[in-house]
RNA sequence: GUUUGAGUAGUGUAGUGGUUAUCACGCGUCCUUCACACGGACGAGGUCCUGGGUUCGAACCCCGGCUCAAGCA
Numbered sequence: 001g002u003u004u005g006a007g008u009a010g011u012g013u014a015g016u017g018g019u020u021a022u023c024a025c026g027c028g029u030c031c032u033u034c035a036c037a038c039g040g041a042c043g044a045g046g047u048c049c050u051g052g053g054u055u056c057g058a059a060c061c062c063c064g065g066c067u068c069a070a071g072c073a
Base pairs, nucleotide, nucleotide: 001072002071003070004069005068006067007066010025011024012023018056027043028042029041030040031039049065050064051063052062053061
């Protein structure tokens, strides 16, 4: 240089067009305990990397950019 893939909560992830974005770990409060751990209940936390486009409607489809990984040169 070029081709392909990936980017979603603090971390790792599911979701491939339909109105409210999923789960686990972690975090907070409460229950339990003399206390801690384990366990249980509830909760907070996301402008879905970014800028445009298509569509009645986009995390999802198309184009550019950024970052990362792999292949080729």